[in-house]
RNA sequence: ACGCACACAGAGGAAGAGACUAGUUCAUCACUAGCACCGAAGGAGCAACGACCCCGGAAACUCUCAGGUAAAAGGACCCUGUGUUGUA
Numbered sequence: 001a002c003g004c005a006c007a008c009a010g011a012g013g014a015a016g017a018g019a020c021u022a023g024u025u026c027a028u029c030a031c032u033a034g035c036a037c038c039g040a041a042g043g044a045g046c047a048a049c050g051a052c053c054c055c056g057g058a059a060a061c062u063c064u065c066a067g068g069u070a071a072a073a074g075g076a077c078c079c080u081g082u083g084u085u086g087u088a
Stems, first nucleotide, its partner, number of pairs: 001087002005084006012078002018035001020034005036069003042065001043063003049056002
């Protein structure tokens, strides 16, 4: 000096889908059950390829276990800063 990866910080950004039905409760929140739905926490699956017995094997793809379907919260990912590591 540069790029990659990781960690931390940020009154930075950030989508989708029933404020559904029934019950509990004075009522709200919430919880339980039912049906419908969503993909961007997490999790699982695999093409090329490597092995050739098993197997290993990426994603924003697929699944929807988990999670979610007013707001809030959460939120992959992106941006900014700092640190560590690596390379020249």